[in-house]
RNA sequence: GCGCAGGGUGCUUAGGGUUCCGGUCGCCUCCGCCAAGAGGGAUGCAGGUCCGAGAAGCGCCGCUUGCGCGGCAAAUUCCGCGGAAGUACACGGCGGGCCAAAAUCCCGGGAGAG
Numbered sequence: 001g002c003g004c005a006g007g008g009u010g011c012u013u014a015g016g017g018u019u020c021c022g023g024u025c026g027c028c029u030c031c032g033c034c035a036a037g038a039g040g041g042a043u044g045c046a047g048g049u050c051c052g053a054g055a056a057g058c059g060c061c062g063c064u065u066g067c068g069c070g071g072c073a074a075a076u077u078c079c080g081c082g083g084a085a086g087u088a089c090a091c092g093g094c095g096g097g098c099c100a101a102a103a104u105c106c107c108g109g110g111a112g113a114g
Stems, first nucleotide, its partner, number of pairs: 007061006015051002020048002022045001023043003027040004062087004067082005089109001091112001095107003
């Protein structure tokens, strides 16, 4: 310097905004004596719906290795089943993209740094 690999997925959490629900309003309109109510507008507002992690959790699958059992004429070699262990490490912009919108989502284990 180059290449390969560092797996997939479900449910959640950190986090996220604002489509929908709800809340708030010393705002507007209707109704009305007032209050209440209905509609509109504004507002992320401890909520509900929703999105949601490579470097977060739990589970399932996959893969690797060993062991055990069975199959077939035969098997350390092929196929199947079972159970066990392992599946390491990981600092990270700007900018852009999706959906209503934002985000630790996607670009991205990227650029870059060590």
Predicted 3D model of a 114-nucleotide RNA (Guanidine-I riboswitch aptamer). Its mean pLDDT, the model's own confidence on a scale to 100, is 84. The sequence was found by an Rfam model in a public genome assembly. The model forms 96% of the base pairs in the Rfam consensus.